[in-house]
Molecule: c-di-GMP-I riboswitch aptamer
Organism: Gammaproteobacteria bacterium
RNA sequence: CUCGAUAAGAGGCAAACCGCUCGAAAGGGCGGGACGCAAAGCCACCGAUCUACCGGAGUCUCUCCAAUGAUAGCGGGGUUGCCGAG
Numbered sequence: 001c002u003c004g005a006u007a008a009g010a011g012g013c014a015a016a017c018c019g020c021u022c023g024a025a026a027g028g029g030c031g032g033g034a035c036g037c038a039a040a041g042c043c044a045c046c047g048a049u050c051u052a053c054c055g056g057a058g059u060c061u062c063u064c065c066a067a068u069g070a071u072a073g074c075g076g077g078g079u080u081g082c083c084g085a086g
Base pairs, nucleotide, nucleotide: 001086002085003084004083012037013036017032018031019030020029021028022027035073041079042078043077045076046075047074048071049070050069055065056064057063058062
């Protein structure tokens, strides 16, 4: 530097769901809990997806548009790291 084996050893993280909590929502935090993950460590740069408070429009008790919000466990990319092999 590259790769990740029917491996080995040390471990790590934690989906759904439940409780509390923040948020208009998507979703986040903490605790319980494990579906899984070789980066399921971190980053919103690119694409994708989700939500729509405020805002704009309409055929106006609703509908449509729209991220500055969100998802890193959607993909790409950047960056850091354990062990092993070459």